[in-house]
Molecule: transfer RNA
Organism: bacterium
RNA sequence: GCCGAGAUGGCGGAACUGGCAGACGCGCUACGUUCAGGUCGUAGUCCUGGCAACAGGGUGCAGGUUCAACUCCUGUUCUCGGCA
Numbered sequence: 001g002c003c004g005a006g007a008u009g010g011c012g013g014a015a016c017u018g019g020c021a022g023a024c025g026c027g028c029u030a031c032g033u034u035c036a037g038g039u040c041g042u043a044g045u046c047c048u049g050g051c052a053a054c055a056g057g058g059u060g061c062a063g064g065u066u067c068a069a070c071u072c073c074u075g076u077u078c079u080c081g082g083c084a
Base pairs, nucleotide, nucleotide: 001083002082003081004080005079006078007077010026011025012024019067027045028044029043030042031041032040046057047056048055049054060076061075062074063073064072
């Protein structure tokens, strides 16, 4: 230099003939259980604003196509693999 794969909450990791993003697990928080801790059970857990209802934003980054983009297209950064 060329080719291919990948980047998603605190962590792992789903969702791709374009159609509710954060499924599921771990972790964490609260409560219950216990003398206490562990285990177990229930609820919550992306971010910002709001008392709330709700609103806005969010898939490495920047654009584009589309009614609609993690998904398609272009550029670009980084990681891994292959070729030279």